[in-house]
Context: one part of a larger RNA
RNA sequence: GGAUGAACGCUGGUGGUGUGGCUAACACAUGCUAGUCUAACGAAGCAGUUGAGAGGAAGUUUUCGGAUGGAAUCUCAACUGACUGAGUGGCGGACGGGUGAGUAACACGUGGAUGAUCUGCCUCACGCAGGGAGAUAAGAGCUAGAAAUGGCUGCUAAUACCGCAUAAGCGCACUGUGCUGCAUGGCACAGUGUGAAGAACUCCGGUGGUGUGACAUGAGUCCGCGUCUGAUUAUCUAGUUGGAAGGGAAAGGGCCUACCAAGGUGACGAUCAAUAGCCGACCUGAGAGGGUGACCGGUCACAUUGCGACUGAGACACGGCCCAAACUCCUACUGGAGGCAGCAGUGUGGAAUAUUGCACGAUGUCGGAAACCCUGAUGCAGCGACGCCGCGAGAGUGAAGAAGUAUUUCGGUAUGUAAAGCUCUAUCAUCAUGUAAGAGAAUGACGGUACCUGACUAUGAAGCCCCGGCUAACUACGUGCCAACAGCCGCGGUAAUACGUAGGGGGCAAGCGUUAUCC
Numbered sequence: 001g002g003a004u005g006a007a008c009g010c011u012g013g014u015g016g017u018g019u020g021g022c023u024a025a026c027a028c029a030u031g032c033u034a035g036u037c038u039a040a041c042g043a044a045g046c047a048g049u050u051g052a053g054a055g056g057a058a059g060u061u062u063u064c065g066g067a068u069g070g071a072a073u074c075u076c077a078a079c080u081g082a083c084u085g086a087g088u089g090g091c092g093g094a095c096g097g098g099u100g101a102g103u104a105a106c107a108c109g110u111g112g113a114u115g116a117u118c119u120g121c122c123u124c125a126c127g128c129a130g131g132g133a134g135a136u137a138a139g140a141g142c143u144a145g146a147a148a149u150g151g152c153u154g155c156u157a158a159u160a161c162c163g164c165a166u167a168a169g170c171g172c173a174c175u176g177u178g179c180u181g182c183a184u185g186g187c188a189c190a191g192u193g194u195g196a197a198g199a200a201c202u203c204c205g206g207u208g209g210u211g212u213g214a215c216a217u218g219a220g221u222c223c224g225c226g227u228c229u230g231a232u233u234a235u236c237u238a239g240u241u242g243g244a245a246g247g248g249a250a251a252g253g254g255c256c257u258a259c260c261a262a263g264g265u266g267a268c269g270a271u272c273a274a275u276a277g278c279c280g281a282c283c284u285g286a287g288a289g290g291g292u293g294a295c296c297g298g299u300c301a302c303a304u305u306g307c308g309a310c311u312g313a314g315a316c317a318c319g320g321c322c323c324a325a326a327c328u329c330c331u332a333c334u335g336g337a338g339g340c341a342g343c344a345g346u347g348u349g350g351a352a353u354a355u356u357g358c359a360c361g362a363u364g365u366c367g368g369a370a371a372c373c374c375u376g377a378u379g380c381a382g383c384g385a386c387g388c389c390g391c392g393a394g395a396g397u398g399a400a401g402a403a404g405u406a407u408u409u410c411g412g413u414a415u416g417u418a419a420a421g422c423u424c425u426a427u428c429a430u431c432a433u434g435u436a437a438g439a440g441a442a443u444g445a446c447g448g449u450a451c452c453u454g455a456c457u458a459u460g461a462a463g464c465c466c467c468g469g470c471u472a473a474c475u476a477c478g479u480g481c482c483a484a485c486a487g488c489c490g491c492g493g494u495a496a497u498a499c500g501u502a503g504g505g506g507g508c509a510a511g512c513g514u515u516a517u518c519c
Stems, first nucleotide, its partner, number of pairs: 001519004006515005013391006019384002026347003030344003035091003040088002044084002046081009059068003098302003108226007117219002123214006130164001132162001140153005170195011200207002229273002236264002240262004245257003277299004281292004304325003308321001327338004355381001357380003363377001364375001367372001394424004404415004428460001430455003434451001438446001463508005468489003474503005485490001
């Protein structure tokens, strides 16, 4: 000198754009953050229409006995619905969002391998879709419990579940033949056995189901190289190293098991300890390097702590489940409920870090045929000079060089064209009119915003640090080795340009200094 997710002191006009819990992966009140589909399904409720039955008002008539008339209302049945909320079922809750505790490791980066693998939804191609069965939730009845939550009985549906038929093709097991490669292999053919589906829904337009192959996407695994400090850590290791066998897995493998062998690592630093998410990047530097890993992007790990599996194409799953532990809450004391390292917000700790805001209008995701719905992702707004960038605070004229103040050799000098005065202008702010793009039909939170135009008044808008040398900028008074200053040298003991105040000056400027850290 540059830089910062900064903090502190003094000060503070405005706009744009970024950015804001670095500390306790501390504990959390409250609200919201993942739902959706009735074009998979049955029942219930609500509303309407129609039909049937009950009902019997007003009115009309009357010989006062009645007759006629048929409304409201109730019950049942059928149909309809941009209706309602539970349940069965499907898809999605493995994405998106957060954090960096752990991890020195194939975690990450880079380059390869997969002849050792899987891949829902999307796309393409070729096929198939015949015929049946039994349950169960919801609803109903009874019933346990304070609650959470259940239990029993009997009923019902499906794109829920289960057999049967079909087997071109495909998979698997066994058997055989041929071709071929880079070793385990790959391809083609034949035979035997075995393995599938929802005859679905429909508004008739379509949407789905299932099998196989391909593409795409995503993921798993393996390998070469690279990746901090300590030797005041020198040996470490029994599933340990290897084999052949079996199991398991989507898949190679001590991944696991029994058996056999005794191996394997290490001064080219093993093991142990300490620290730490890694990278693109960011800061600095002429570069080489050094430092950092906030925001943004990629990736990994984690979700109160620890263990475990279930479901599923995908999890060993932040807002799923089981168990254990700590903590908090409810309780009728028997038993239950919870997990903000999602967005806001609270307490605590801290030098220190924001609103319990608006909207799904845009972009993107989920569900749906669609309409649409959900979305604290996201888009916006609010707060903070926290950073960067821009703009403003007036311009011209004006010497009686006014007054005041400071100083003085008392003559003057400085502040100083500075002010006042006169003449102009209106950027920003303020007020008012109009009013967008962002959205290709509709739909705009932002927002009556940006912007345009008009009005108005020089007002509403300057401070901070420094002035001995380094280092730009000097005098007076006070103090008297005191009080103080100080980054280094140092200054102060009676004439201090170094302390304090004043006048003047220098620097930067809505900031200026200080502290901390890096180059």

Model confidence (mean pLDDT): 82 of 100. Predicted 3D model of a 519-nucleotide part of an RNA (small-subunit ribosomal RNA, 5' domain) from an uncultured bacterium. Rfam family: Bacterial small subunit ribosomal RNA.